Record summary
Model confidence (mean pLDDT): 77 of 100. This is a predicted structure of an 85-nucleotide RNA (Glycine riboswitch aptamer) from Brevundimonas abyssalis. Rfam family: Glycine riboswitch aptamer. Rfam links the family to the GO term glycine biosynthetic process. RNAcentral holds the sequence, with entries from MGnify. Taxonomically the source falls in Brevundimonas (Bacteria, Alphaproteobacteria, Caulobacterales, Caulobacteraceae).
């Protein structure tokens, strides 16, 4: 690095618009999507602290902290763990 298996947390949240379900109009409902509001999560990535490693300079460095990014049904993703090549 690749393959297989495992792998947590947190509103299927609210408002508005677009589009489709539907040839046209109105109403209702739903799917997808865009923007915005408040709430929440930490385990892609990023940033911070520094026990520690290192003779020193330089440097490395957490699953801790932040929550920029990301995420908050399922699926997907997923640090990390196991097996195989």
């Nucleotide at each position: 690095u690749c393959g297989c298996g495992g792998g947590a947390g947190a509103g299927a949240u609210c408002g508005a618009g677009g589009u489709c379900c539907u040839g046209a109009u109105u109403c209702c409902g739903g799917g997808c999507u865009u923007c915005g509001g408040a709430g929440c999560c930490g385990a892609a990535g990023g940033c911070g602290c520094a026990a520690c490693c290192g003779c020193c300079c330089c440097g490395g460095a957490a699953a801790c902290g932040c929550u920029c990014a990301g995420g908050c049904a399922a699926a997907a993703g997923g640090a990390c763990c196991g097996c195989g090549a």